[in-house]
RNA sequence: GUGUCCCCCACUGGAGAGAGGCGCUCACCAAGAGCGCCCACCGAAGGAGCAAAUGCGGCAUCGCCCGCGUGAAUCUCUCAGGUAAAGCGGACAGUGAGGCAGCC
Numbered sequence: 001g002u003g004u005c006c007c008c009c010a011c012u013g014g015a016g017a018g019a020g021g022c023g024c025u026c027a028c029c030a031a032g033a034g035c036g037c038c039c040a041c042c043g044a045a046g047g048a049g050c051a052a053a054u055g056c057g058g059c060a061u062c063g064c065c066c067g068c069g070u071g072a073a074u075c076u077c078u079c080a081g082g083u084a085a086a087g088c089g090g091a092c093a094g095u096g097a098g099g100c101a102g103c104c
Stems, first nucleotide, its partner, number of pairs: 001103002006099002009096005018039001020038007040083003046079001047077003053070006059063001
C1' cells in the first nucleotide's frame, strides 16, 4: 500500500406459523398485559444432527469390508425461541465507517 477471509458498529430491507382453549392476577365497563396448564403450528436468534470427501487403525477375505475421527447449509430436529396488527426479535442482503489475518 492492498486487504476478497474474518470481526465490530450505524442505517435500510427482511419470511413463516392459533387475535387458540381453561384458570388466576393487574384492571374492573371492557380492552390489554402477565403467569400456569393443555392442544395445534412455524423455522430465519441461538443450539443440535448429517452427505460427499478425507485421516487413522484393524482384518487378512485387499473390498472402499469393519471401527473411530474431521466434515456445510436457508437441509433435518424443534431443546430454546416464535405464531392478529403495532412493538421487540430476526438468518440473510445492501450501503457506509472501522479493525485484523494474509499478500505485495